The RNA shown here (SAH (S-adenosyl-L-homocysteine) riboswitch aptamer) has 70 nucleotides and comes from Aquitalea sp.
RNA sequence: CAUCCCGAGGGGCGCUGCGAGGUUUAUCCCCAGGCUCGGGCCUCUACGUUUCCAACGGCGCUCACCUGAC
Numbered sequence: 001c002a003u004c005c006c007g008a009g010g011g012g013c014g015c016u017g018c019g020a021g022g023u024u025u026a027u028c029c030c031c032a033g034g035c036u037c038g039g040g041c042c043u044c045u046a047c048g049u050u051u052c053c054a055a056c057g058g059c060g061c062u063c064a065c066c067u068g069a070c
Stems, first nucleotide, its partner, number of pairs: 004040006010063006018034001021029002033056001
C1' cells in the first nucleotide's frame, strides 16, 4: 500500500434493478452505504490540555434536526 474486519456519515416505508453475489444457466433470487472518512491488522511513536471539524448516496412519501418567512 492492498485485501479483510469494526465504527461513523440522523431515521422509517415503498418502487425500480446497474454492479457484485447466489442459482435449477439465460432464467430466477438478492440487491440503492457498492462511496467517503476514522480505526483495527502492519509499521512508527514522550505526555497532557483546549478548540474546531467533513463531502456525498436513483425515485416517491414521511419523521427527526437546523435556518428563514408568515
Notes: Lineage of the source: Bacteria > Betaproteobacteria > Neisseriales > Chromobacteriaceae > Aquitalea. The model forms 100% of the base pairs in the Rfam consensus. Its Rfam family is "SAH (S-adenosyl-L-homocysteine) riboswitch aptamer". Its family is annotated with S-adenosylhomocysteine metabolic process and regulation of gene expression in the Gene Ontology.